The prediction has a mean pLDDT of 87. The part of an RNA shown here (large-subunit ribosomal RNA, domain VI) has 253 nucleotides and comes from a Pseudomonadota bacterium. Taxonomically the source falls in Pseudomonadota (Bacteria, Pseudomonadati).
Context: one part of a larger RNA
RNA sequence: CGCAGGAGAAGUGAGGGGUUCAAACUUUAGUACGAGAGGACCGAGUUUGACGAACCUCUGGUGUUCCAGUUGUACUGUCAAGUGCAUCGCUGGGUAGCUAUGUUCGGAAGAGAUAAGCGCUGAAAGCAUCUAAGCGCCAAGCUCAUCCCAAGAUUGCUUCUCCCUGAAGGAUCGUGGAAGACCACCACGUUGAUAGGCCACGGGUGCAAGCGUAGUAAUACGUUCAGCUCAGUGGUACUAAUAUUCCGUUCGG
Repeated sequence: CGCAGGAGAAGUGAGGGGUUCAAACUUUAGUACGAGAGGACCGAGUUUGACGAACCUCUGGUGUUCCAGUUGUACUGUCAAGUGCAUCGCUGGGUAGCUAUGUUCGGAAGAGAUAAGCGCUGAAAGCAUCUAAGCGCCAAGCUCAUCCCAAGAUUGCUUCUCCCUGAAGGAUCGUGGAAGACCACCACGUUGAUAGGCCACGGGUGCAAGCGUAGUAAUACGUUCAGCUCAGUGGUACUAAUAUUCCGUUCGG
């Protein structure tokens, strides 16, 4: 920009793409078969491998935004307590998120038409013949089925609703996001829980500082499962989403 008014939703699916795997064990059954040795088809069940998708409850990883320990040095006048720098100084842990080696699921079942092949009936050709007329069976393959995209499918589809009082609606702007390079998408904008703050809960670390007691002291114990902290959950208008503005018309070649 188009889809002959504008708009908001929902749908159809032409067409396209993805997947399509295998093994072992148990049973049927030591049965059929076979002199024996050996040893099934068909069917039923269980498990596993590789591959793929999704996810983070568990197991782990990361987690330079959390906590603790600790070395050297500089500084805060000193003690104590801290901060800077040293790969995040080093070390031990770790929430959310992301993640695999972790978890869950998938390739199941079925239908149709067939290939090679196997047949029925059956003439040409009194026989025979799966084929000439006619009718069956049959593959991980084909078409469906299953999952995803999909009306620029210009053959431009369908349904419902709204509007023609600058309308319906949209944008800008703002608060943000398990969305994201930007854009887009999604949620919200006071008729409000969108983000921050605050409160509560939950998670992490592991028992703060100060003071007291014991000890010459290092330190230990008590106050104290403390203190600090979070990206999680639920609340709560305290703060910020203000007021505006712009596009879009008047019944549709």